Predicted 3D model of a 677-nucleotide part of an RNA (large-subunit ribosomal RNA, domain II) from an Arenicellales bacterium. The source organism's lineage runs through Bacteria, Pseudomonadati, Pseudomonadota, Gammaproteobacteria and Arenicellales. Its mean pLDDT, the model's own confidence on a scale to 100, is 87.
[in-house]
Context: one part of a larger RNA
RNA sequence: GCCAGCGAGUUACGGUAUGUGGCAAGGUUAACCAGCGAUGGGAAGCCGGAGCGAAAGCGAGUCUGAAUAGGGCGUAUAGUCGCAUGCUGUAGACCCGAAGCCGGGUGAUCUAUCCAUGGGCAGGGUGAAGCGGAGGUAAGACUCCGUGGAGGCCCGAACCGACCUAGGUUGAAAACUGGGCGGAUGACCUGUGGAUAGGGGUGAAAGGCCAAUCAAACCCGGUGAUAUCUGGUUCUCCGCGAAAUGCAUUUUGGUGCAGCGUCGCACGUUCAGCCAUGGAGGUAGAGCACUGAUUGGGCUAGGGGGCCUACAAGCUUACCGACCCCAGUCAAACUCCGAAUGCCAUGGCUCCAGAGUGCGGCAGUGAGUCCACGGGGGAUGAGCUUCGUUGGACGAGAGGGAAACAGCCCAGAGCGCCGGCUAAGGCCCCUAAGUGUGUGUUAAGUGGCAAACGAUGUGGGAUUGCACAGACAGCCAGGAGGUUGGCUUAGAAGCAGCCACCCUUGAAAGAGUGCGUAACAGCUCACUGGUCGAGUGGUCCUGCGCGGAUAAUGUAACGGGGCUAAACACACCGCCGAAGCCGCGCCUUCGAGUAAUCGAGGGGUAGCGGAGCGUCGUGUCUGCGUCGAAGUCGGAGUGUGAACUUCGGUGGAGCGGGCACGAGCGAGAAUGCUGGC
Numbered sequence: 001g002c003c004a005g006c007g008a009g010u011u012a013c014g015g016u017a018u019g020u021g022g023c024a025a026g027g028u029u030a031a032c033c034a035g036c037g038a039u040g041g042g043a044a045g046c047c048g049g050a051g052c053g054a055a056a057g058c059g060a061g062u063c064u065g066a067a068u069a070g071g072g073c074g075u076a077u078a079g080u081c082g083c084a085u086g087c088u089g090u091a092g093a094c095c096c097g098a099a100g101c102c103g104g105g106u107g108a109u110c111u112a113u114c115c116a117u118g119g120g121c122a123g124g125g126u127g128a129a130g131c132g133g134a135g136g137u138a139a140g141a142c143u144c145c146g147u148g149g150a151g152g153c154c155c156g157a158a159c160c161g162a163c164c165u166a167g168g169u170u171g172a173a174a175a176c177u178g179g180g181c182g183g184a185u186g187a188c189c190u191g192u193g194g195a196u197a198g199g200g201g202u203g204a205a206a207g208g209c210c211a212a213u214c215a216a217a218c219c220c221g222g223u224g225a226u227a228u229c230u231g232g233u234u235c236u237c238c239g240c241g242a243a244a245u246g247c248a249u250u251u252u253g254g255u256g257c258a259g260c261g262u263c264g265c266a267c268g269u270u271c272a273g274c275c276a277u278g279g280a281g282g283u284a285g286a287g288c289a290c291u292g293a294u295u296g297g298g299c300u301a302g303g304g305g306g307c308c309u310a311c312a313a314g315c316u317u318a319c320c321g322a323c324c325c326c327a328g329u330c331a332a333a334c335u336c337c338g339a340a341u342g343c344c345a346u347g348g349c350u351c352c353a354g355a356g357u358g359c360g361g362c363a364g365u366g367a368g369u370c371c372a373c374g375g376g377g378g379a380u381g382a383g384c385u386u387c388g389u390u391g392g393a394c395g396a397g398a399g400g401g402a403a404a405c406a407g408c409c410c411a412g413a414g415c416g417c418c419g420g421c422u423a424a425g426g427c428c429c430c431u432a433a434g435u436g437u438g439u440g441u442u443a444a445g446u447g448g449c450a451a452a453c454g455a456u457g458u459g460g461g462a463u464u465g466c467a468c469a470g471a472c473a474g475c476c477a478g479g480a481g482g483u484u485g486g487c488u489u490a491g492a493a494g495c496a497g498c499c500a501c502c503c504u505u506g507a508a509a510g511a512g513u514g515c516g517u518a519a520c521a522g523c524u525c526a527c528u529g530g531u532c533g534a535g536u537g538g539u540c541c542u543g544c545g546c547g548g549a550u551a552a553u554g555u556a557a558c559g560g561g562g563c564u565a566a567a568c569a570c571a572c573c574g575c576c577g578a579a580g581c582c583g584c585g586c587c588u589u590c591g592a593g594u595a596a597u598c599g600a601g602g603g604g605u606a607g608c609g610g611a612g613c614g615u616c617g618u619g620u621c622u623g624c625g626u627c628g629a630a631g632u633c634g635g636a637g638u639g640u641g642a643a644c645u646u647c648g649g650u651g652g653a654g655c656g657g658g659c660a661c662g663a664g665c666g667a668g669a670a671u672g673c674u675g676g677c
Base pairs, nucleotide, nucleotide: 001677002676003675004674005673006672011091012090013089014088015087016086017085018084019083020082021081022080023079026047027046028045032041033040034039051058052057061073062072063071064070094232095231097229101222102221103220104219105218106217112196113195114194115193116192117191118190119189120188121186123155124154125153126151130147131146132145133144134143135142159183160182161181163180164179165178166177167176198214200210201209202208235612236611237610238609239608240607245258246257247256248255249254259365260364261362262361263360264359265358266357267356270355272350273349274348275347276346277345278344279343285337286335287334291331292330293329295327296326297325298324302320303319304317305316306315307314368394369393370392371391372390373388374387375386376385377384399410400409401408414586415585416584417583419582420581421580425576426575427574428561429560430559434573436572437571438570439569440568441567447563453547454546457544458543459542460541461540462539463538464537465536466535474531475530476529477528478527480504481503482502485499486498487497510525514523515522587602588601589600590599591598592597613666615663616662617661618660619659620658621657622656623655624654631650632649633648634647635646636645637644638643
């Protein structure tokens, strides 16, 4: 891991509701007694029949109260005893699961420390004290030589340890092996016997060790401890069908009440939608009349500066500036205003929808998520977060579309059909259906990601200047004189800078547009003529494109092929396309109807309600079986399903069906338990 077997809402006694049965103003016995039993006896007790008050108490009333007031609770509606079922209380109370707490015992053959008594430590080195001798001294001290053999001394086996490293890691081993390593006469190692015991021991102290277990050993018991936690909880079909919210909570992954579901009873349109009429309101928007914020200007009190001044005063100001005026703005906690929706009420109409309301039984939910809309927080970030008595979807929703894709778009799946029509979305190929029609746009593979900003891309529209008395562009020619204007300057001559910007000639020509020079010169422009011969400039609005454009395995930003339409815009015709709708057959729920029949409904998690299948056993009725029961293997058939029937083989002795009853009653999951492989 697989297979088989086992494996979880039970029972007792209370409460309550529903169903059903008996009796009924009553209902019923309990212990116990008799009896094999069925049953009979047994009235103590319990519930009901009267309530109100804290009580005394009074009583269809009573309490409060001064009250003959008002008000509260009562008086009008039947109970009670069984059985069954739902839920609940007390019990282990659906099953398994702690870490733990307490009690009584068992342990120091492991290990810690201690006690008693034994044992062990190859070999080598060093050479303390003491002692002897010699030197030395007044005597010493001291020095040297020898002797001696001390030491938690040195090197190093046994022995004890365990620092490094490699291997081992389902090991040879639940701590080992190899190589190197530390101690090795000591606070050394070790045999045997003994002592200390669980909030206790022992500890050169690591919370270490106390039998592979230690921040409180092990065994048994209290014990089925408790577990707001996790996991698991076994047959079928039918109807309805949630919630992830509010308030409270030593509460936030729990619970209580409410909300939302379901079932029953009652009421019967009270619900909802629409219309009409009447209301309350301060949002969106807007506004600046209030409260504040705010830009420019005007006027101006006051202040600052300057002048003046003994004081007071006065004059002045390109400074600041209240109020006021003009113009322009902003606001959730501003409002002179003020919708649309929504909300409330009344009336009417429509409507039968698993509408509404009340009472009662049973729940689940109280982690939500995304999208759209209206807000707050954040960065007008987040697949972010938090609100909405806003809506939708998923949750609990399958089908079609979006390549793939819970929450987007379309659409709500009872079953069957090799029938039809459509939705979203599509119709060149992959791939069902148009290489459809008409008119335009795009040249960028734009389409098939992106901004500020940039640009003689290109289509459409508007407006305006110039132009056959010749425009625009090109080419030819002129572009002059006073004058080098004045100033400045070393110089300043159109062209460093400052000031002025006139006059003349003329077709026209600036006291000069740019380049240039040290300054001139030179080139050029404005402006004018000629040549040419038809359009040429500016501005604004708008469609589609261009640049801006850089990322990690491989094209990789159309699903692909590929497309110049098979892209985009507008208009039109046809078709495809779903479990939608229609058609035909069938099942089922509810309603209508005497019926025939008709109408509406049947996605579904938690959950509520209903109807069934099967297993084991009991009672009763009725069957089958050695001419072959159960079981088992295979085949055929029936039923919406759980399942059932039948045939053949095997097997070799029991087994069905109807009705009623009772359960140790249904297995795939619990790191389930036991066994087998």
RNAcentral holds the full RNA, with entries from ENA.